[in-house]
RNA sequence: CAUAUCCUUCGGGGCCGGGUGAAAUUCCCGACCGGCGGUGAUGCGCAUCGAUCAUGCGCUCAGUCCGUGACCCGACGCUUUGCGCGAUGGCGGCGACGCCUGGCGCGGGCGGCGGUGGACUCGGUGAAACUCCGAGACCGACAGUGACAGUCUGGAUGGGAGAAGGAGACG
Numbered sequence: 001c002a003u004a005u006c007c008u009u010c011g012g013g014g015c016c017g018g019g020u021g022a023a024a025u026u027c028c029c030g031a032c033c034g035g036c037g038g039u040g041a042u043g044c045g046c047a048u049c050g051a052u053c054a055u056g057c058g059c060u061c062a063g064u065c066c067g068u069g070a071c072c073c074g075a076c077g078c079u080u081u082g083c084g085c086g087a088u089g090g091c092g093g094c095g096a097c098g099c100c101u102g103g104c105g106c107g108g109g110c111g112g113c114g115g116u117g118g119a120c121u122c123g124g125u126g127a128a129a130c131u132c133c134g135a136g137a138c139c140g141a142c143a144g145u146g147a148c149a150g151u152c153u154g155g156a157u158g159g160g161a162g163a164a165g166g167a168g169a170c171g
Base pairs, nucleotide, nucleotide: 001171005167006166007165008164009163010162017029018028019027031151032150033140034139035068036067037066038065043059044058045057046056047055048054063138064137072115073114074113076111077110078109079108080107082106083105084104085103089100090099091098092097120136121135122134123133124132142154143153144152
């Protein structure tokens, strides 16, 4: 100095207004929202400089591009206080049988892996844009519900991509 590893903290937003109806934040009109990393020609600030250019640094910059997380599914490994099965092991009993250990199946927990999983065009600028500017579109797990949910309630005081800070070998 860097890495393995460990610790701490953080880590998701949104139906205002109206219509119908017995009933809808679920339908209809309209409104609102956009996890994390990457890419990116964005914007702002600072430094160098007399100034411009340029360079460097910091913050910022895609819901629809490339990946990824939550939900769901699968096989596998480890584990288990639960439930069931059976007895070729051991112990006890004259015996029926009982108990113990291990075994098998189901269920629970943990782990990494695999699968599934939504959506963008046109115009402009330009050397270059699905990212900038303008316009118009489109998308959104599962379960619940007096009526169909991206926005309500719930699993979830959970999980989590990751972010920041700290410690720190071998080398």